[in-house]
RNA sequence: GGGGCCGUAGUCCAGUGGUAGGAUGCUUGCUUUGGGUGCAAGUGAUCGCGAGUUCGAAUCUCGCCGGCCCCA
Numbered sequence: 001g002g003g004g005c006c007g008u009a010g011u012c013c014a015g016u017g018g019u020a021g022g023a024u025g026c027u028u029g030c031u032u033u034g035g036g037u038g039c040a041a042g043u044g045a046u047c048g049c050g051a052g053u054u055c056g057a058a059u060c061u062c063g064c065c066g067g068c069c070c071c072a
Stems, first nucleotide, its partner, number of pairs: 001071007010024004018055001025043006048064005
């Protein structure tokens, strides 16, 4: 330099154009002498940044940034 894949909650991962979900974490309560485990409730993401297409974009298109892999 060329090509491919990826970027979504503190962490990991879903989500094939129509209100963004799960696990885990965190907080509170119950349980326990206490902790842990278990149960219940609560909390949490302007979807990497910008623009375009569309009535409507995490999703499609373009540019940029970052990560990984292959080729040179």
Overview: The RNA shown here (transfer RNA) has 72 nucleotides and comes from a Thermoproteota archaeon. Lineage of the source: Archaea > Thermoproteati > Thermoproteota. It matches the Rfam family "tRNA". By type it is a transfer RNA. Model confidence (mean pLDDT): 82 of 100.